[in-house]
RNA sequence: CCUGCAUAAAGCCAAAUCCGUUGCGAAACGGAGACGGAAAACCACGGGUCUCAUGAAGACAGCCGGGUUGCCUGA
Numbered sequence: 001c002c003u004g005c006a007u008a009a010a011g012c013c014a015a016a017u018c019c020g021u022u023g024c025g026a027a028a029c030g031g032a033g034a035c036g037g038a039a040a041a042c043c044a045c046g047g048g049u050c051u052c053a054u055g056a057a058g059a060c061a062g063c064c065g066g067g068u069u070g071c072c073u074g075a
Stems, first nucleotide, its partner, number of pairs: 005074001012037002017032006035062001041068003045065003048060004052055001
């Protein structure tokens, strides 16, 4: 340094739900909240799901795979 495994602490993220804003919509953002997460960080590349005003159109990275980056500790 890489890979896999386990444990604890600190910090981090934040599902459902509620409120507000934006959007035709899927959804997004902010606040509250905490089901969970070591990649639940980033990228729509493959598959998949979803939306609309149906096209050189969009949403989902907390559905799976892939790529890139990455915190602490023990053996």
Molecule: c-di-GMP-I riboswitch aptamer
Organism: Desulfobacteraceae bacterium